Predicted 3D model of a 72-nucleotide RNA (transfer RNA) from a Bacillota bacterium. The sequence was found in a public genome assembly. Its Rfam family is "tRNA". Rfam's curators write: Transfer RNA (tRNA) molecules are approximately 80 nucleotides in length. It is annotated as a transfer RNA.
[in-house]
RNA sequence: GCUGAUGUGGCUCAGGGGUAGAGCAACGCAUUCGUAAUGCGUCGGUCGUGAGUUCGAAUCUCACCAUCAGCU
Repeated sequence: GCUGAUGUGGCUCAGGGGUAGAGCAACGCAUUCGUAAUGCGUCGGUCGUGAGUUCGAAUCUCACCAUCAGCU
């Protein structure tokens, strides 16, 4: 230098055009003599950044950024 993959709550990951979800974690309550475990509930992300297409974009296109892999 070229090619490809990935980027979504604190963490691990779904979602592949129609108002963004799960598990764990955190917090509250219940349970217990108390802790853990368990049960119920709550909070938290405008989806790496910027543009484009579209009535509508996390999703499609382009550029850039970061990480990883391969080629030279």
The source organism's lineage runs through Bacteria, Bacillati and Bacillota. Its mean pLDDT, the model's own confidence on a scale to 100, is 83.